[in-house]
């Protein structure tokens, strides 16, 4: 330098193909249970989806550019 994949909550990720309310597990906070912990159960907080532009009534999702990371080729 070329090809290709990935980027969503503190962490791991679903959703993307086929546009229409952003979800789950762990962690965190509060409560129940216990003599007290752990485990378990209930509730809650936490995201404007890597950045920008375009298309569209509507974009995490489609298109383009950029940034970061991985793999392969040279």
């Nucleotide at each position: 330098g070329g090809u290709u994949c990935c980027g969503u909550a503190g962490c791991u990720u679903a959703g993307c193909c086929u546009g229409a309310u952003a979800g789950a597990g762990c962690a965190c906070u509060c409560g129940a249970c216990u003599g007290a912990u752990a485990a378990u159960c209930g509730a809650g907080a936490g995201g404007u989806c890597c950045g920008g532009a375009g298309u569209u009534u509507a974009a995490a999702u489609c298109u383009c550019c950029g940034c970061g990371g991985g793999a392969c080729c040279a």